A computed fold for a 72-nucleotide RNA from a Planctomycetota bacterium, annotated as transfer RNA. NCBI's taxonomy places the organism under Bacteria, Pseudomonadati, Planctomycetota. It matches the Rfam family "tRNA". Rfam classes the family as a transfer RNA. Rfam's curators write: Transfer RNA (tRNA) molecules are approximately 80 nucleotides in length. It was read from a public genome assembly.
RNA sequence: GCUGCUGUAGCUCAGUGGUAGAGCACUUCCUUGGUAAGGAAGAGGUCAUGGGUUCAAGUCCCAUCAGCAGCU
Numbered sequence: 001g002c003u004g005c006u007g008u009a010g011c012u013c014a015g016u017g018g019u020a021g022a023g024c025a026c027u028u029c030c031u032u033g034g035u036a037a038g039g040a041a042g043a044g045g046u047c048a049u050g051g052g053u054u055c056a057a058g059u060c061c062c063a064u065c066a067g068c069a070g071c072u
Base pairs, nucleotide, nucleotide: 001071002070003069004068005067006066007065010024011023012022013021018055026042027041028040029039030038048064049063050062051061052060
C1' cells in the first nucleotide's frame, strides 16, 4: 500500500428496511428469623463518525476513524 471482518446499554451479544432487545451487572420492592437462591418492577442507547438512497435505515450504498486477520 491492497483486501476482508468487526464496531448496538457498564460487560457479553441478538436484531435479513416498519416501536431498538436478551443475559449478566445496577436501583427499588416481594419472599426468609437472617444470608444465598428465586420472583416483580425500574433506570440505563446520538446503533463508531459524517454523508447518500428511501415514505421509512441499526439494517442498503459511499467516505472516514478504531480494532483484528490476510496479502504484498